[in-house]
A computed fold for a 266-nucleotide RNA, annotated as Bacterial large signal recognition particle RNA.
The sequence was found by an Rfam model in a public genome assembly.
Rfam family: Bacterial large signal recognition particle RNA. Rfam classes the family as a non-coding RNA gene.
RNA sequence: CCGCGAUAGUCGGGGAGAUAGCGGUGCCCUGUUGCCCGCAAGCCGCUAUAGCGGGGAUGAAGUCCUGCCCCCGGUCGGGCGAUGUGCCGUCUGCCGUCAGGGGACGGUGUUGAUGAGUCGGUCUCACGCAACGCCGGCCCGUGAACCAUGUCAGGCGGGGAACCGAGCAGCAUUAAGCGGAACCCGGCGUGUGCCGCGAGGCAGCCGGCUCUGAGUCGUGCCCUGGCGUUCCGGGUAUAUCGUUCCGGUCAAAGGCAGGUUCGCGG
Numbered sequence: 001c002c003g004c005g006a007u008a009g010u011c012g013g014g015g016a017g018a019u020a021g022c023g024g025u026g027c028c029c030u031g032u033u034g035c036c037c038g039c040a041a042g043c044c045g046c047u048a049u050a051g052c053g054g055g056g057a058u059g060a061a062g063u064c065c066u067g068c069c070c071c072c073g074g075u076c077g078g079g080c081g082a083u084g085u086g087c088c089g090u091c092u093g094c095c096g097u098c099a100g101g102g103g104a105c106g107g108u109g110u111u112g113a114u115g116a117g118u119c120g121g122u123c124u125c126a127c128g129c130a131a132c133g134c135c136g137g138c139c140c141g142u143g144a145a146c147c148a149u150g151u152c153a154g155g156c157g158g159g160g161a162a163c164c165g166a167g168c169a170g171c172a173u174u175a176a177g178c179g180g181a182a183c184c185c186g187g188c189g190u191g192u193g194c195c196g197c198g199a200g201g202c203a204g205c206c207g208g209c210u211c212u213g214a215g216u217c218g219u220g221c222c223c224u225g226g227c228g229u230u231c232c233g234g235g236u237a238u239a240u241c242g243u244u245c246c247g248g249u250c251a252a253a254g255g256c257a258g259g260u261u262c263g264c265g266g
């Protein structure tokens, strides 16, 4: 080196998940398609020689093992973006409001702006007057079988008489009461008053007068600041999703290099 027969190994691999860990079933990726049957997610089988049981094929290299390169893809963290939710108002841009400043427009002003002084009004109290309401008086009417008054016919009583006495009805008047009432008088009251008078008050507003002598008022805009609100904007946290971005980790397929048992015969 060749042939024959065996043996280790191999007959897909990987990621996440799960697990103390390993392998498998399920999911995903890769792939040159590379066995069969049974088991299994409230799982199955095992324990660092880490699927088990049964059967089959291949077999020391194009196929097995190790290392390196490359990298599909997965995954982790970060960044960025979108959406939802919570929080922050010393983020306050937007919105509301107030003040100051700027310039614009308009009104008003030497027939006097503004400011100051003074007087008065507006405000409070008391009184008066008036108005209104209530009550009473005054006034009118009515109003008593007897127990009101006056006059009291008739009648009654007394008396010899003159006359005297009580007194019903009637008439007149009147009390309480009832009713009415325009004016008048008194009292009380008031969500009353372009009213009078006195006192108080007088911050603001309004008016008169005096002095002063050119501003003053309003509207919208811009800037600054205070306050309020938190819909939007901004910041922050978190959840989900996306990402041709950054870093870590594992890594299929592929490439390169190296390595790999025993027996017999030539």
Base pairs, nucleotide, nucleotide: 001266002265003264004263005262006261009058010057011056012030013029014028015027020047021046022045023044024043035055036054037053038052039051064259065258066257067256068255069254073250074249075248076247077246078245079243080242081241082240083239084238085237086236087235088234091233093232095228096227097226098225099224100223101222102221104219105218106217107216108215115211116210117209118208119207120206121205122204123200124199125198127196128195129193130192131190132189133188134187135186136185137184139180140179141178142177148173149172150171151170156165157164158163